A computed fold for a 70-nucleotide RNA from Desulfitobacterium hafniense, annotated as transfer RNA. Taxonomically the source falls in Desulfitobacterium (Bacteria, Bacillota, Clostridia, Desulfitobacteriaceae). Its mean pLDDT, the model's own confidence on a scale to 100, is 81. Its Rfam family is "tRNA". Its family is annotated with triplet codon-amino acid adaptor activity in the Gene Ontology. The sequence is in RNAcentral, with records from MGnify.
RNA sequence: CCGAUGUAGCUCAAUUGGUAGAGCAGCUGAUUUGUAAUCAGCAGGUUACAGGUUCGAGUCCUGCCAUCGG
Numbered sequence: 001c002c003g004a005u006g007u008a009g010c011u012c013a014a015u016u017g018g019u020a021g022a023g024c025a026g027c028u029g030a031u032u033u034g035u036a037a038u039c040a041g042c043a044g045g046u047u048a049c050a051g052g053u054u055c056g057a058g059u060c061c062u063g064c065c066a067u068c069g070g
Stems, first nucleotide, its partner, number of pairs: 001070006009024004018055001026042005049063004
């Protein structure tokens, strides 16, 4: 210098700009003598960061940081 990635505690989605979701983990309840497992529910987000465009941005544009590859 070029390319890719960055979203919940972790691993990852989000169908070409239109309500941010899933699994695991966590909490509560049911079940059980108890634990585990199972079932039901709940909570958890400054979409790395700072701006811009737009009625509307995780998505488009700019800058910047970190990681990986060349």